[in-house]
């Protein structure tokens, strides 16, 4: 140089291959238990969907183009 995979919350990862308000655990906050602490329960914040355009009546998803990561070839 070229070719293929990913990038979604603070962390690891879902969203059924274009449809309704974008969620899990784990962490965080508060509460409940406890002598107090861990577990355990109940509840809450927390996401411009790596940046920016485009296509649709609608985009996490298609397509361009950048940035990043990993893998193969040369």
């Nucleotide at each position: 140089c070229c070719g293929c995979u990913c990038c979604u919350a603070g962390c690891u990862c879902a969203a059924c291959u274009g449809g309704a308000g974008a969620g899990a655990g784990c962490g965080c906050c508060g509460g409940g238990c406890u002598u107090c602490g861990a577990a355990c329960c109940c509840g809450g914040a927390g996401g411009u969907u790596g940046g920016g355009g485009g296509u649709u009546c609608g985009a996490g998803c298609c397509c361009c183009u950048c940035g990043g990561a990993g893998c193969g070839g040369g």
This is a predicted structure of a 74-nucleotide RNA (transfer RNA) from Sphingomonas sediminicola. Its Rfam family is "tRNA". Its family is annotated with triplet codon-amino acid adaptor activity in the Gene Ontology. Model confidence (mean pLDDT): 81 of 100. The source organism's lineage runs through Bacteria, Pseudomonadota, Alphaproteobacteria, Sphingomonadales and Sphingomonas. It was read from a public genome assembly.